The prediction has a mean pLDDT of 82.
Predicted 3D model of a 73-nucleotide RNA (transfer RNA) from Idiomarina sp.
The source organism's lineage runs through Bacteria, Pseudomonadati, Gammaproteobacteria, Alteromonadales and Idiomarina.

RNA sequence: UGUGGUAUAGCUCAGUUGGUAGAGCAGGCCCUUCAUACGGGCAAGGUCACUGGUUCAAGUCCAGUUACCACAA
Numbered sequence: 001u002g003u004g005g006u007a008u009a010g011c012u013c014a015g016u017u018g019g020u021a022g023a024g025c026a027g028g029c030c031c032u033u034c035a036u037a038c039g040g041g042c043a044a045g046g047u048c049a050c051u052g053g054u055u056c057a058a059g060u061c062c063a064g065u066u067a068c069c070a071c072a073a
Base pairs, nucleotide, nucleotide: 001072002071003070004069005068006067007066010025011024012023013022019056028042029041030040031039049065050064051063052062053061
């Protein structure tokens, strides 16, 4: 320098043909226990990396930027 990939909750990751953003774990509260653990329940937690474009509608499609990873030189 070029090519490809990844970026979604505190962490690990889903998200189908573009049509209301989800799970597990962690943390909070409740039940259970003499107490703790285990187990069960409830609620919270999101500028979908950033900037623009397309569309009635974008996490998803297109362009660019940034960070990281791999490969090539």
Rfam family: tRNA.